[in-house]
Context: one part of a larger RNA
RNA sequence: GGACGAACGCUGGCGGCGUGCUUAACACAUGCAAGUCAGGGGGCCCGCAAGGGUCACCGGCGAACGGGUGCGUAACACGUGAACAACCUGCCCGAGCGAGGGGGAUAGCCGGCCCAACGGCCGGGUAAUACCGCAUAUGCUCACAGUGCCUUAUGGCGCAGUGAGGAAACCUUCGGGGCGCUCGGAGGGGUUCGCGACCUAUCAGCUAGUUGGUGUGGGUAAUGGCCCACCAAGGCGACGACGGGUAGCUGGUCUGAGAGGAUGGCCAGCCACAUUGGGACUGCGACACGGCCCAGACUCCUACGGGAGGCAGCAGUGGGGAAUAUUGCGCAAUGGUCGAAAGACUGACGCAGCGACGCCGCGUGGAGGAUGACGCCCUUCGGGGUGUAAACUCCUGUUGCUCGGGACGAACCGUGGAAUUCAUUCCACCUGACGGUACCGAGUGAGGAAGCACCGGCUAACUCUGUGCCAGCAGCCGCGGUAAUACAGAGGGUGCGAGCGUUGUCC
Numbered sequence: 001g002g003a004c005g006a007a008c009g010c011u012g013g014c015g016g017c018g019u020g021c022u023u024a025a026c027a028c029a030u031g032c033a034a035g036u037c038a039g040g041g042g043g044c045c046c047g048c049a050a051g052g053g054u055c056a057c058c059g060g061c062g063a064a065c066g067g068g069u070g071c072g073u074a075a076c077a078c079g080u081g082a083a084c085a086a087c088c089u090g091c092c093c094g095a096g097c098g099a100g101g102g103g104g105a106u107a108g109c110c111g112g113c114c115c116a117a118c119g120g121c122c123g124g125g126u127a128a129u130a131c132c133g134c135a136u137a138u139g140c141u142c143a144c145a146g147u148g149c150c151u152u153a154u155g156g157c158g159c160a161g162u163g164a165g166g167a168a169a170c171c172u173u174c175g176g177g178g179c180g181c182u183c184g185g186a187g188g189g190g191u192u193c194g195c196g197a198c199c200u201a202u203c204a205g206c207u208a209g210u211u212g213g214u215g216u217g218g219g220u221a222a223u224g225g226c227c228c229a230c231c232a233a234g235g236c237g238a239c240g241a242c243g244g245g246u247a248g249c250u251g252g253u254c255u256g257a258g259a260g261g262a263u264g265g266c267c268a269g270c271c272a273c274a275u276u277g278g279g280a281c282u283g284c285g286a287c288a289c290g291g292c293c294c295a296g297a298c299u300c301c302u303a304c305g306g307g308a309g310g311c312a313g314c315a316g317u318g319g320g321g322a323a324u325a326u327u328g329c330g331c332a333a334u335g336g337u338c339g340a341a342a343g344a345c346u347g348a349c350g351c352a353g354c355g356a357c358g359c360c361g362c363g364u365g366g367a368g369g370a371u372g373a374c375g376c377c378c379u380u381c382g383g384g385g386u387g388u389a390a391a392c393u394c395c396u397g398u399u400g401c402u403c404g405g406g407a408c409g410a411a412c413c414g415u416g417g418a419a420u421u422c423a424u425u426c427c428a429c430c431u432g433a434c435g436g437u438a439c440c441g442a443g444u445g446a447g448g449a450a451g452c453a454c455c456g457g458c459u460a461a462c463u464c465u466g467u468g469c470c471a472g473c474a475g476c477c478g479c480g481g482u483a484a485u486a487c488a489g490a491g492g493g494u495g496c497g498a499g500c501g502u503u504g505u506c507c
Base pairs, nucleotide, nucleotide: 001507002506003505004504006503007502008501009500010499013362014361015360016359017358018357019355020354021320026318027317028316030315031314032313035061036060037059039058040057042055043054044053045052046051068273069272070271078196079195080194081193082192083191084190087189088188089187092185093184094183095182096181097180098179100134102132103131109124110123111122112121113120114119140165141164142163143162144161146159147158148157149156150155170177171176198245199244200243205236206235207234210233211232212231213230214229215228217227218226248270249269250268251267252263253262254261255260275296276295277294278293279292298309299308300307301306326352328351329350330349334348335346336345337344338343365395366394367393368392375386376385377384378383399448400444401443402442403441404440405439409434414429415428416427417426418425419424420423451496452495453494454493455492456477457476458475462491463490464489465488466487472479473478
C1' cells in the first nucleotide's frame, strides 16, 4: 500500500447492488418448512334424484429432491485423467410383444370392552390399479450342448436348439390416462486405478484377515478378505510406513511484476453429518434432518400403570461472544412434487424489513459580492489571518416535501371466437407479492442534509496560551524538569469525506 463475513470510537442525508452467528455441531417456547392424486369401499352434510361438498381410511407417486451445517474425515473424501469382459437405474424418450381366467383377506365402518394420554383388545362385515394362485411367453433368466466373428483375457457379441423358471389392472368426460415383460437411449448412480495437494522423525519400524492362493463357498446390482473354511508366509516402510497434531476438498478469493505466500465466508460442484452411539426395514434409490427400532444423556406430560420430543430448515428465544437481522408478504415469476387437467402444496424461490457491513453513484447548492464588516486568533501595535468566506443581489431545483399520472417483469392456464391438415395455430378477455414501487410531470422553496483524523521527523500541514519529568503523548525514533510546532485547549492549516480513525488478521 492492498484486502476483510469484521469489531470498536466519533459522526451520519439519499439511492442501487451485494452481504450479515467467524463464538456454543450449546439448549430450544411458538408458528410454518411435504404433500398430492382419487383406483376403492365408507362416515357426515346439501339434494326428490342425478349429483356435489367434506372427513378419515385402504391404495399410487413423492417424501433419497429441494433447504441447513462443517462435527468427523489426511481418505480414492476431493481435483484431474482413465477403466468396468465386474455393475444398477423409478419417472422421461424410441421400439417390440402382451393384458386370458380365478381366489382369499383387511383398514375404514358397525357392536362390545379397556384406557389419564398415546392408544389398545375382541367380535361382525366390506372394496380396490392392495394381496395370492393358475394360464400364456416376442424378448428375458438359468442349465446343457452347437456355430460365426472378435478379444491380451476368466471370455464378449451374434445366430439357431433342448429343458426348466418367471408377467399384467384397470379407470374414463370416449378425447384420453394408466398396467406387464423385453431391447435400446438419455440422464443419474456404484466400483476400480494413475497422478496431484498439510505439519511432525523429540513418532522408525508397522501388520494376523494381516499379504497371497484354493473353494460352481457365503454375500452384493457388481469386483474384491467384503465375510467364511482350508493352505502358504507373506505385505508395507527414510520416495517417510506406523503413530501424533491440524483440517471438509475444489472452481475460486486476497496479495504479489512474477515466482510464490495466505485463504476456501457469500455463489457453484463433490463429500460428510442431522441430540450421541448402533441397527436394519421400505424402496429404482436411504442405512433415510422434519421415517422406524434399540441403547445413552437431556427436556416435557402423567390418573405413576405409562407416554411424548429432537430448529446444523425459515423466522424467533435463552446462552456464549468484540460481534451478525423480521416470530414480515406472496406463490405473480423461476423451479420442484403430485395430478389427464383445472389446481393443490412449496420459509426452495421471488420480494419487502433491519444494519454505512462492503462496493458504486448522488446530494448538502450555483454565479456575483469589500484594499475586505462583526467576532475570534496572531501581532514588531503598523498591521496580518480566518476571507468571497459571511451579509447582500440574482439564480437553479439534483435531492427532500406535496399533488397528479404510472409501468416492464405476463408467458401460460382458463373462457369465448376464427382457421383448418384434427392436432395445432391465431385473436380477444383474464392472472402482480413487490407496489401506487420504479419512472414521468407539476408545485414549493437554499430551504431538511458534514464530519473525522492529523499538523516534531518518517509524513502533507504552525502559531499562541496553559502545564512544568507533573498531567500526559507514543507506530519507531522519542517528547514533557518555565518560552514544548511532540502533552491540553484555542486560532490557523493538511488529508480524506457520509464517512474518518483505531484494533485484529492475511499478502